Background:
Predicted 3D model of a 268-nucleotide part of an RNA (large-subunit ribosomal RNA, domain VI) from Rhodoluna sp. Its Rfam family is "Bacterial large subunit ribosomal RNA". Lineage of the source: Bacteria > Bacillati > Actinomycetes > Luna-1 subcluster > Rhodoluna. The RNAcentral record of the full RNA draws on ENA. Model confidence (mean pLDDT): 85 of 100.
Context: one part of a larger RNA
RNA sequence: CGCAGGAAAUUUGAGAAGACCUAUCCCUAGUACGAGAGGACCGGGAUGGACGAACCUCUGGUGUGUCAGUUGUUCCGCCAGGAGCACCGCUGAUUAGCUACGUUCGGGAAAGAUAACCGCUGAAAGCAUCUAAGCGGGAAGCUUGCUUCAAGAUGAGAUUUCCAUGACUUCGGUCGAGAGGCUCGCAGUAGACUACUGCGUUGAUAGGUUGGAUGUGGAAGCGAGGACUAAAGACUCGUGGAGCUGACCAAUACUAAUAAGCCAAUAA
Numbered sequence: 001c002g003c004a005g006g007a008a009a010u011u012u013g014a015g016a017a018g019a020c021c022u023a024u025c026c027c028u029a030g031u032a033c034g035a036g037a038g039g040a041c042c043g044g045g046a047u048g049g050a051c052g053a054a055c056c057u058c059u060g061g062u063g064u065g066u067c068a069g070u071u072g073u074u075c076c077g078c079c080a081g082g083a084g085c086a087c088c089g090c091u092g093a094u095u096a097g098c099u100a101c102g103u104u105c106g107g108g109a110a111a112g113a114u115a116a117c118c119g120c121u122g123a124a125a126g127c128a129u130c131u132a133a134g135c136g137g138g139a140a141g142c143u144u145g146c147u148u149c150a151a152g153a154u155g156a157g158a159u160u161u162c163c164a165u166g167a168c169u170u171c172g173g174u175c176g177a178g179a180g181g182c183u184c185g186c187a188g189u190a191g192a193c194u195a196c197u198g199c200g201u202u203g204a205u206a207g208g209u210u211g212g213a214u215g216u217g218g219a220a221g222c223g224a225g226g227a228c229u230a231a232a233g234a235c236u237c238g239u240g241g242a243g244c245u246g247a248c249c250a251a252u253a254c255u256a257a258u259a260a261g262c263c264a265a266u267a268a
Base pairs, nucleotide, nucleotide: 001152005163006162007161008160009159010158011157015149016148017147018146021049022048023047024046025045026044027043033038051106052105053104054103055102059100060099061098062097066093067092068091069090070089071086072085073084074083075082076081110144111143112142117137118136119135120134165176166175167174168173177266180263181262182261183260184200185199186198187197188196205256206255207254208252209251210250211249212248215244216243221239222238223237224236225235
């Protein structure tokens, strides 16, 4: 831009894409078959491999600043307590998120038309013949069935709902109303930008605060003890499952989503 008014939502599915794999073991059954050796069809069940999808409950990985420990050095006047730098200084753990080495699931059943092939009836050709007329069976393959996209399918589909004019006029227009949308702002289940999704005070959208969870693992200060020797002191105990805690879960308008602008069908 189109889909002969403008919108919002829900859809049908022409068509397209994806998937389509396979092994071993057990039962039937050591049965049918076979002198024996050996050893089934049909049918039923179990466990895998590779591949694919989703997810993070478990098991692991990461987790650049969540917690603790610790070395050197500089600084906060000193002690104590901290901060900066040194690969995140190093080390031990670790929430969310993202992940596989983890978990769950999938390739199933069935139907139809067939290939090679196997048949029934049956002439031409008194016989025979699956074929000439006619009628069956038959595959991991084909068409459906499963998943995803999909009306630019210009053949542009369907359903529901909403809105579809007023005043003035010098007849050139001017001013309003108007479903809905956009700009703008707060964000993330989204993301290169865009787009998408949620929210915008009639509000829990994000931050903050409060509470909880999780993680770390016993904060500072104070009190008591404390080897050698008086003081001081590393260290230990108590206060005290303490203190701190990014992304997680709730509550709460304290902060910011204020305000404002633009587009727009307007017909029969």